Small-subunit ribosomal RNA from an uncultured bacterium, 1401 nucleotides, folded computationally. The RNAcentral record of the sequence draws on ENA and SILVA. Rfam family: Bacterial small subunit ribosomal RNA. Rfam links the family to the GO terms structural constituent of ribosome and ribosome.
RNA sequence: AGAGUUUGAUCCUGGCUCAGAACGAACGUUGGCGGCGCGUUUUAAGCAUGCAAGUCGAGCGGCAAGAGUACUUCGGUACUCCUAGAGCGGCGGACGGGUGAGUAACACGUGGAUAACCUGCCCCCGGGUGCGGGAUAGCCCAGGGAAACCUGGAUUAAUACCUCGUAAGACCACGCUCUGCAGGGAGAGUGGGAAAAGGCGCUUCGGCGUCGCCUGGGGAUGGGUCCGCGUCCCAUUAGCUAGAUGGUAGGGUAAGAGCCUACCAUGGCGACGAUGGGUAGCCGGCCUGAGAGGGUGAACGGCCACACUGGAACUGAGACACGGUCCAGACUCCUACGGGAGGCAGCAGCUAAGAAUCUUCCGCAAUGGGCGCAAGCCUGACGGAGCGACGCCGCGUGGGCGAGGAAGGCCGCAAGGUUGUAAAGUCCUUUUCGGGAAGGGGAAUAAGAGUGAUAGGCAAUGAUCACUUGAUGACAUGAAUCCCGGAAUAAGCCCCGGCUAACUACGUGCCAGCAGCCGCGGUAACACGUAGGGGGCGAGCGUUGUUCGGAAUCAUUGGGCGUAAAGGGCGCGCAGGCGGCGUGUAAAGUCUGGCGUGGAAGUCCCCGGCUCAACUGGGGGAUUGCGUAGGAAACUGGCACGCUUGAGUACGACAGGGGAUGGCGGAAUUCCAGGUGUAGGGGUGAAAUCUGUAGAUAUCUGGAGGAACACCAAUGGCGAAGGCAGCCAUCUGGAUCAGUACUGACGCUGAGGCGCGAAGGUGCGGGUAUCAAACAGGAUUAGAUACCCUGGUAGUCCGCACAGUAAACGAUGGAUACUCGCUGUCGGCGAUAUACAGUCGGUAGCCAAGCGAAAGCAUUAAGUAUCCCACCUGGGGAGUACGCCGGCAACGGUGAAACUCAAAGGAAUUGACGGGGGCCCGCACAAGCGGAGGAACAUGUGGUUUAAUUCGAUGAUACGCGAGGAACCUUACCCGGGCUUGAAUUGCUGAUAACGGCAUUUGGAGACAGAUGCUUCCCUUCGGGGUAUCAGUGAAGGUGCUGCAUGGUUGUCGUCAGCUCGUGCCGUAAGGUGUCGGCUUAAGUGCCAUAACGAGCGCAACCCUUGCCGUUAGUUGCCAUCAGGUUAAGCUGGGCACUCUAGUGGGACUGCCAUCGUAAGAUGUGAGGAAGGUGGGGAUGACGUCAAAUCAGCACGGCCCUUAUGUCCGGGGCGACACACGUGUUACAAUGGUAGGUACAGCGGGAAGCUACCUGGCGACAGGAUGCAGAUCCCGAAAUCCUAUCUCAGUUCGGAUUGGAGUCUGGAACUCGACUCCAUGAAGCUGGAUUCGCUAGUAAUCGCGCAUCAGCCAUGGCGCGGUGAAUACGUUCCCGGGCCUUGUACACACCGCCCGUCAAG
Repeated sequence: AGAGUUUGAUCCUGGCUCAGAACGAACGUUGGCGGCGCGUUUUAAGCAUGCAAGUCGAGCGGCAAGAGUACUUCGGUACUCCUAGAGCGGCGGACGGGUGAGUAACACGUGGAUAACCUGCCCCCGGGUGCGGGAUAGCCCAGGGAAACCUGGAUUAAUACCUCGUAAGACCACGCUCUGCAGGGAGAGUGGGAAAAGGCGCUUCGGCGUCGCCUGGGGAUGGGUCCGCGUCCCAUUAGCUAGAUGGUAGGGUAAGAGCCUACCAUGGCGACGAUGGGUAGCCGGCCUGAGAGGGUGAACGGCCACACUGGAACUGAGACACGGUCCAGACUCCUACGGGAGGCAGCAGCUAAGAAUCUUCCGCAAUGGGCGCAAGCCUGACGGAGCGACGCCGCGUGGGCGAGGAAGGCCGCAAGGUUGUAAAGUCCUUUUCGGGAAGGGGAAUAAGAGUGAUAGGCAAUGAUCACUUGAUGACAUGAAUCCCGGAAUAAGCCCCGGCUAACUACGUGCCAGCAGCCGCGGUAACACGUAGGGGGCGAGCGUUGUUCGGAAUCAUUGGGCGUAAAGGGCGCGCAGGCGGCGUGUAAAGUCUGGCGUGGAAGUCCCCGGCUCAACUGGGGGAUUGCGUAGGAAACUGGCACGCUUGAGUACGACAGGGGAUGGCGGAAUUCCAGGUGUAGGGGUGAAAUCUGUAGAUAUCUGGAGGAACACCAAUGGCGAAGGCAGCCAUCUGGAUCAGUACUGACGCUGAGGCGCGAAGGUGCGGGUAUCAAACAGGAUUAGAUACCCUGGUAGUCCGCACAGUAAACGAUGGAUACUCGCUGUCGGCGAUAUACAGUCGGUAGCCAAGCGAAAGCAUUAAGUAUCCCACCUGGGGAGUACGCCGGCAACGGUGAAACUCAAAGGAAUUGACGGGGGCCCGCACAAGCGGAGGAACAUGUGGUUUAAUUCGAUGAUACGCGAGGAACCUUACCCGGGCUUGAAUUGCUGAUAACGGCAUUUGGAGACAGAUGCUUCCCUUCGGGGUAUCAGUGAAGGUGCUGCAUGGUUGUCGUCAGCUCGUGCCGUAAGGUGUCGGCUUAAGUGCCAUAACGAGCGCAACCCUUGCCGUUAGUUGCCAUCAGGUUAAGCUGGGCACUCUAGUGGGACUGCCAUCGUAAGAUGUGAGGAAGGUGGGGAUGACGUCAAAUCAGCACGGCCCUUAUGUCCGGGGCGACACACGUGUUACAAUGGUAGGUACAGCGGGAAGCUACCUGGCGACAGGAUGCAGAUCCCGAAAUCCUAUCUCAGUUCGGAUUGGAGUCUGGAACUCGACUCCAUGAAGCUGGAUUCGCUAGUAAUCGCGCAUCAGCCAUGGCGCGGUGAAUACGUUCCCGGGCCUUGUACACACCGCCCGUCAAG
């Protein structure tokens, strides 16, 4: 000192939460010792029992018991000694101890006053203590009562009580003198009037001493009373008050006073908060904090109040009295029922309450208190001990060495790591512990004794002082110290996702649970539980509660208010706050030094004592304050005198929808009357309601009435705001400008208060043309209590009265001053001037500094300052409820809480989105051609079915997809039958020397199980090695799960033109710039411009193919020329020219021309060219998106199975079939079918192959046979073209389906192959909504080849060539995309977010 949390990210605002410290604590868990502290915060609830205030015989009378003596009737009596208890009397029970109920008050704190007072005991000084008297307790007798206790009679004492005498300077009255700020004080005089008590010691009996007593004065101490200042919350408490405020007289008190009484007056308090309500003992201090503050008032100390509750007085120096009295009340107890007793908020202790707080202990040894001459007695004050980790402080639970880094645990594939020098082991120590020894100090002194001194004229028995001596210890079986023994007796708690130091494994699977906030847990959880490891603290550790801090989150120090919460709707103005220039004065504020006070303790600093520390002793500092008398005079305030610049006044101009009243005007709407005129009008997106042949709408004329004032008109004017608009008149407010004169601070702001205050609303009375809530009808719609239409009442208008609110906004309170400029405009002034610059006042736009979270504001501030007012303090609940005030009402003003959330917000950024905008592209639409959707069949999928119909793919981007070949196999599925180190790979150990091969054979569906016959190891250095089998073991195997754990690969957006980086610059930052803009392009392709300059991945190019040419090469290709030759044929010689083949080059670049353009580039039946503007096609797929697809192609983490989820075999299934969908094939026919004839390709393939040719078969094909591992041989092109026929029909279209007969492959075509022939001849006559492809060698159409493959369900896929079109005006619309811009409350991003109602929980 900060941190977490709102967002995709950012800055800000703002709340919530955390880290710190503290506690009279409590709870959980754990617990060795000591020191010092603390310990009913709750119920001022109730209390059993014991103790907590007595003492004095040296004040008094007197005495039980006991002891002794004498006597005795042996019952006792008398005397002496010693005295207990009780009584009279004195002093003390008003202190000490407890508690905080009450109290918001002179209760407390602080500082003063008392000239308005008291003070026992104590100290000092003066004086005195004379003479008498009468009672009364006790005791005794008698009586009453259960008791408490009471009554009567008789008798007695005092330091108890009383009379008389004496008495001053006390007190009272009168006048006099001196003195004080004051009402007072001092002095002398006269008059009046009040005292007492004795005890003890000594005695030479005279007295002396001492303790008392009375009186006067003084002091000290303690108190009473009064005053200034300070002292909680609520205004949803605004008025309170009758002894109330004052006066006079009297009373009362220690003392002033309405303290009390009578009379008189009508005052007193209050927004500077009275009164009322709530809460509370106050302070020194304590906790926290940098401080200022905030919280608190346990322990210790001061004050106050209280003592079961309420009231009252008595006694006394002192009380209205905790352990006194009286009365009343509640409660408890006793009782003989008649009456009595009691008060733990003293110390212990009990009950109850509560989360919670101790022993019915020891002692007066110390300190202190009461009484006493004293000894002493009393003292739950106090000193100690006990219990409680409740707190603070200290100590210990061992120390050194010790690596095979033991075992065990945990982690790891393994190697190994870690626990960890930790342990063991070994050497040492003994705080603590157990046993023992010893025992300081707290004790000072009292009485007494001794010595000395002082005062008095002397003396002692006296007083005082000093020194020596001198009994007494609760704690304490203690502390400190020493000896012996032995590592011995002693470690836990919390945490480990971030904040916040510390990580792994297993278990669990949105379960169980955690959580202070954010948040973890749905199968790989560092967040749950456990373990190992680690971190923190340590006799404790965590949790909970509370306080302060962090929180500048109530802001004095130290905040804000345009948009985050927050400027009152506006003005006038009382109180209040603040206030221009000069001089003087006094000194209230202010400043300064002094004095008094600010108690002690505590905090802080220094020094000291307990071994240290806590604790404690001493000193200092501090106590920020108050009082007091001096000093200063700048500033603020007061007073006095001036000034003119603030403010105002007069004179002169001037603009204006400023306000009020009255009058006037034209246009338009509607209505009424009349004319012309005829079928519609009106209204809407389209309609209908409505209106019109009873004459509308339209048009013309005339009239009625109400309301509002086009153009001018503005970015303009006026007003405090609301607001103000035709014209004229009257009345009236304010502003502005110029110059002179005058007043002389007269000013600013403004809580309350008063006034004004749009629209709508209310009351009464008018008015009512238009418009128009409510209402009615028509439409729209799923509905439509709306938007649209037709009507229509309040209202809209006027007068009077109320209401008092608005996004009453510039979301910006008012005033003053200062701080760069530019541009426009309105009204003045200046000058001859409308030009023009200047100036004053307004009103607008832009911008600098500055400010601001930013966007923005910027002389009209949101800048810099001063003054005053209003207002804010997280969101919701809520501007709600209650109360009060206002209102006729509607409603307005004021204005909460419970509860709940971890946010709610502001500005800006990047995206995404929009039934926002701009620009652009794409077979996207349009223009065309051909299809799909209807039929039959093929194929895939869904569904259903099934023992199984294996699995995956599912909008686009699944569905002739994985599968480029399911009869067995494949095969993963089902049924059944086998095997268990296994079908296959491999290490090790042991055994065997075979295993095996071939043939035959048995059972069986086969796998498999068994039998017979033959055959039988290899290498060798002879150690062994290899191989095989068996047994065992480690390992296998799994198309089992998770594509949401992954790699790799792929689809899609999209071959769309985008996606980024470095440096610089801008911004607080996210981020922007670059990549935007203009032009251009297929293109982020270029050019220009430019705080950007460059670069990368994409685009393009480079690559392949195709189109043209050259060149090189010339067989298997070719054949122009020459020769030979055939029925024919490059067939042969020959040739390489051409074609072709396949290597290498060329060619195209907007290069040229014209036009346009700055350029890039565009345009042109342009030229040339085979090709012209990326020539056509392909390969090539940026950053990324869809947790897209695939664990079943492969690989791989984790999980699961292990005589089975592995593996082998036979059979079945993947081919099922009411249905639904996708993709295709064939068609529906004449641009056709059929028959005959006939022409022309290219890509490819071929040895268990392709097959020429021949023969047979109608044919599939079969039997022969030839060439070819291929530019050589083989694999029949079809549409086309020609001829003929069919003639619009379910046909000579169409071929499904079915019957029969065959061929081929294969071990085997039943489930379930293809093909052939004959026969059969279904649906279908061009296909609804809707939908797909294609822009040129394309669509359409025709055939050919290949992969897979024994064969094939191929109509599929991938290629090849043949024939070969139509159309594109164009970009409004649909879909997809790109760029710029805009809005956003979206960011899982519009399939978003979110509101209301209902239902359930």